[in-house]
Context: one part of a larger RNA
Molecule: large-subunit ribosomal RNA, domain IV
Organism: Thermoleophilia bacterium
RNA sequence: CUAUCGUUAAGGAACUCGGCAAAAUAGCCCCGUAACUUCGGGAGAAGGGGCGCCUCGAUAGCGUGAUGGAGACUUGCUCUCCUGAGCGUGAGGAGGCCGCAGUGACUAGGCCCAAGCGACUGUUUACCAAAAACACAGGCCUCUGCUAAGUCGCAAGACGACGUAUAGGGGUUGACGCCUGCCCGGUGCCGGAAGGUUACGUGGAGAGGUUAGCCUUCGGGCGAAGCUUUGAAACUAAGCCCCGGUAAACGGCGGCCGUAACUAUAACGGUCCUAAGGUAGCGAAAUUCCUUGUCGGGUAAGUUCCGACCUGCACGAAUGGCGUAACGACUUGGGCACUGUCUCAACGAUAGACUCG
Numbered sequence: 001c002u003a004u005c006g007u008u009a010a011g012g013a014a015c016u017c018g019g020c021a022a023a024a025u026a027g028c029c030c031c032g033u034a035a036c037u038u039c040g041g042g043a044g045a046a047g048g049g050g051c052g053c054c055u056c057g058a059u060a061g062c063g064u065g066a067u068g069g070a071g072a073c074u075u076g077c078u079c080u081c082c083u084g085a086g087c088g089u090g091a092g093g094a095g096g097c098c099g100c101a102g103u104g105a106c107u108a109g110g111c112c113c114a115a116g117c118g119a120c121u122g123u124u125u126a127c128c129a130a131a132a133a134c135a136c137a138g139g140c141c142u143c144u145g146c147u148a149a150g151u152c153g154c155a156a157g158a159c160g161a162c163g164u165a166u167a168g169g170g171g172u173u174g175a176c177g178c179c180u181g182c183c184c185g186g187u188g189c190c191g192g193a194a195g196g197u198u199a200c201g202u203g204g205a206g207a208g209g210u211u212a213g214c215c216u217u218c219g220g221g222c223g224a225a226g227c228u229u230u231g232a233a234a235c236u237a238a239g240c241c242c243c244g245g246u247a248a249a250c251g252g253c254g255g256c257c258g259u260a261a262c263u264a265u266a267a268c269g270g271u272c273c274u275a276a277g278g279u280a281g282c283g284a285a286a287u288u289c290c291u292u293g294u295c296g297g298g299u300a301a302g303u304u305c306c307g308a309c310c311u312g313c314a315c316g317a318a319u320g321g322c323g324u325a326a327c328g329a330c331u332u333g334g335g336c337a338c339u340g341u342c343u344c345a346a347c348g349a350u351a352g353a354c355u356c357g
Base pairs, nucleotide, nucleotide: 001352002351003350004349005348006347007346008345010343011342014341019338027051028050029049030048031047036041038175052097053096054095055094056093061089062088063087064086068082069081070080071079072078073076098102110336111335112334113333114332115331116330117328118327122134123133138173139172140171141170142169143168144167150159151158152157176323177322178321179320181253182252183251186250187249188246189245190244191243192242195241196240197239201235202234206230207229208228209227210226213222214221215220254272255271256270257269258268281315282312293309294308295307296306297305
């Protein structure tokens, strides 16, 4: 020096990103215990006191209940009452003893205040993340009438389910409380069927090829039937266009100008645009760029924290909004206790390190 321990004057978080680590607390009995609360909790809240050994003393009491006695009748391995051995347990009180110290060692909660997030117990990145992430009970939407929907399989078949809408599948939110505003123009879904468009198919107007034959200027031309290659109109479904509905479907939720008898501000007015212009609640927030915003609190001093304000760059209502008792190896700020975290280091122990092997 490294690892693991022990002790430390005075101070006591001045350390540090941060009390990380360590210290402190600790058991049992008694007293006592706040805000808040879903009345269950919070709570071991917090905060105090006691604890050893000896004698009275085999204490009082309590539990069990042998034995013996009495009674009853349904005469039994019966029931009831009394007695009370033995065993177990065992306060409280009085007196005394010793030590620095009596849960004498070991085992054995630190606590409080405030805020954020998530209701909770749970689950997770086996081997860098345990969380505010996932799940959750509860809410809502939607599909599914049973050979269910959905899923696996080429199929047979199977799950769903030996269930039947108080059931099953999918999606979303996430206990509870108070609530959940406006927009259906776009996209999606559902419904509608008049019109437009539209495939295969039906249809077959017309056109081409071929040639018996006919004509010929002998180059060629015309050309029935049959066969063959095509093929217009017309008829024709869903879908799309179209018409409605639907946002706890995907989603969206404005700008400019002016105005009150100080100033400032604008309840008010005008105008443009939109499908509609953000309601309640919250707000420098896990969201605020400017920003260490401004004011207040806490500190001697506070980019963090708490309470307000609202100028919300760029909160906002089941991609839920705002609260919330309890809970959390979560995150943030403050305090008490306590300490070698530190001022500032010292000494000691063990195992290494060093030498030989």